Lysine riboswitch aptamer from a sheep gut metagenome, 152 nucleotides, folded computationally. The prediction has a mean pLDDT of 81. The sequence is in RNAcentral, with records from MGnify.
């Protein structure tokens, strides 16, 4: 150095669905205020109307994207996730592509950030699992995927 595999509440995508978003945005009407587009009336009162427009209630109607959850399908097992940084697009919110770092897995708790959010999601700390390998040995410590298993 090929090549096949295991880890498990295991990871990434879709598509259907459900909730949230929200009775919000908008939007019909109806009343109230103001009110500078335009126009009636009146004829010097600096008046008055319609009517343009902002706002405020009431009453009907009423989403969506962003981000989720649950299901099935797929593709996987550095799966995949974050920083920085550098190239290309761009409708400036992002999209892809790449390069150096970091995370072995998912769970709970705190804490920071994003989020309408009690939902989710990133970070990062502690716990206890849980796969592995090593070291001691009967139970503990310690490392990390640039890892371990097995063929060759």
């Nucleotide at each position: 150095g090929a090549u096949a595999g295991a880890g498990g509440u295991g990871c990434g995508g879709a598509a259907g669905u459900c909730a949230a978003u929200a009775g919000u945005a908008g939007u019909a009407c109806c009343g109230g205020u103001g009110u500078a587009a335009g126009g009636c009336c009146a004829g010097c009162a600096g008046g008055g109307c319609c009517g343009u427009u902002g706002c405020c209630g009431g009453c009907g109607u009423g989403a969506a994207a962003g981000g989720g959850g649950c299901u099935u399908c797929u593709g996987c097992c550095g799966a995949a996730g974050g920083a920085a940084g550098g190239a290309u697009u761009u409708g400036c919110g992002g999209g892809c592509c790449u390069u150096u770092c970091c995370u072995g897995g998912g769970c709970a708790g705190g804490c920071g950030g994003a989020g309408a959010a009690u939902a989710u999601c990133c970070g990062u700390c502690u716990g206890a699992c849980u796969g592995u390998c090593g070291c001691a040995u009967u139970u503990g410590c310690g490392g990390a995927g640039a890892g371990c298993u097995a063929u060759u």